[in-house]
This record gives sequence, structure tokens and C1' cells, in this order.
RNA sequence: GGGUGUGGUAGAGGCGCGGACGACAAGAUUACCAUGAAGAAGGUUACGAAGGCCGAUGAAUUCAUGGGAAAGGGAAGUUCGCCGAAGCCCAAAAAUACGUGCUUUUUGGUGCUGGGUCUGUAGUAAAGAGCUACAGGACUGUCAUACGGUGCAAUACUCUAGGCUAUCGUGUGGAGAACUACUCACAAC
Repeated sequence: GGGUGUGGUAGAGGCGCGGACGACAAGAUUACCAUGAAGAAGGUUACGAAGGCCGAUGAAUUCAUGGGAAAGGGAAGUUCGCCGAAGCCCAAAAAUACGUGCUUUUUGGUGCUGGGUCUGUAGUAAAGAGCUACAGGACUGUCAUACGGUGCAAUACUCUAGGCUAUCGUGUGGAGAACUACUCACAAC
């Protein structure tokens, strides 16, 4: 000097990621309640089963009048933790009722994704919001590589050639257990 190790510490990508609070907007001529008219036997959970409750003192449904919410999601900004930040997928366990599903939490995975953004499709949602998945576009960070430019140092007075490192441009390619800097251990060269 190089190599090996999911070694350690600290950093960079930028409308960067995730959490909490949040005026406010929307949800909403809504759900729901009351009254009246019509109606005439059913109604009530995501689905099924069981059971309960409501209903001829009039269910479902429709119309009119009057009254009339909330949750999840969003949000100017503030704050906390961070840079596989995080998201998704798969598997297991627990929570809840009889089962399935949904949802929440925990654990595991050498499963996929570098990042934000735009467009399209699908799902979720009240939604032209947001979120998720897939596909595509340009952009961007990083490393490798090829070509070119600038600069520095030295060989040797000049020229030429070559080299090193720093930086810039263009093209191609890879992936975050990556990349950069310092450092620890290890055995041999």
C1' cells in the first nucleotide's frame, strides 16, 4: 500500500423520510332525529351462523318541512427522531366476538425500492385532497468506467511525452448491508 469484516465513529443526497400538536377548509342540501303524506311486512354487523332488539300503537322504501353532527384523511406552522431515513410484500404470534375478513401491536426475512417529482392505470377515500401498488418520462445524488478540458507537483535549462491528484463536461452502467472521511481487528503478500 492493498485485502478481509453486515466492525466502530462521523457525514452527504433535498419541496429528503417518519412521528406528535395544530387554527382552519372540506366531509355536509350528508349520516341521524322530529313531524306530515304515500306505502304495507319486514328491519338491524363487512359476510355467514346463532341470538337479541325494533315493527300493524305501522318496518323497509319514497317525498316534503324543520333541526342537524362526527371519524378517518388534509392542513399554514411548531416540535421530536433520523439518512433503509422509510414504504411495501411474505411468514408467525397476540388483541375482538362463533368463523372468515378488516384493523392494531410485536417478532422474523441475504423479498422489492438510491431520492423527490410529473403522467397514466388500479385500489382506498365524500373527494379534482392524501395514501398505496404497477408502468413510463425528464431531473437529481453516489460509485465505476471511457473520452475531453482546466489546474497542481516532480523528472531536466527548454520542448515533447508520460504520471498523479483535484475539479468540470459528455456518454454508458451498477445499487443503500451502498457512498465519503477517519479509525479498530485479522492473517498473509
Model confidence (mean pLDDT): 77 of 100. A computed fold for a 189-nucleotide RNA from Desulfosporosinus sp., annotated as Lysine riboswitch aptamer. The model forms 100% of the base pairs in the Rfam consensus. NCBI's taxonomy places the organism under Bacteria, Bacillati, Clostridia, Eubacteriales, Desulfosporosinus. It matches the Rfam family "Lysine riboswitch aptamer". Gene Ontology term of the family: lysine biosynthetic process.